Transfer RNA from Aureispira sp., 87 nucleotides, folded computationally. Its mean pLDDT, the model's own confidence on a scale to 100, is 81. Its Rfam family is "tRNA".
This record gives sequence, C1' cells and structure tokens, in this order.
RNA sequence: GGAGAGGUGUCAGAGCGGUCGAACGAGCACGCUUGGAAAGCGUGUGUAUCUUAACGGGUACCGCGGGUUCGAAUCCCGCUCUCUCCG
Repeated sequence: GGAGAGGUGUCAGAGCGGUCGAACGAGCACGCUUGGAAAGCGUGUGUAUCUUAACGGGUACCGCGGGUUCGAAUCCCGCUCUCUCCG
C1' cells in the first nucleotide's frame, strides 16, 4: 500500500429502515431464602442535559463528521481506531 470483518449502556453482545435508547447475559442495588454466608429466586438498574418538592416527565446520544429519507444504530460518503489476510 491492497482486501475483508468489526467499533452499540459499566462489561460482553444481539439488532441490519418505523412498534428500539435498545433483546439477552454479566456486574451492581434492594428484597426473599439462611443461624450466617454462598448458590438460587424476585424486582430494579445506560449517559448527559432540562424540568419537578418528590414520584415522574421531556430532549439528545449506537467510534467521529456529513448526506439520503416522512423516518437512520440499520442505507450512502469521508475520517478514525481494532482484528485477520495479501504484498
């Protein structure tokens, strides 16, 4: 230098135009259970910002920046990083 695959919440990871800011697992919090733990079971749990006395509600965010579309994590373009192969 060329080709291919990939970057999604704290972590792993599915999703491939609309019902998705998001399945599932881990982690974490609380509870049940126990003499007490572990394991198991139940419920909850992304970040930022605005709002609310609180509960809650709104908006934005899928590596970064643009574009297409009524609508984009998903399609297109550029950049960037990781992995594999070729030279």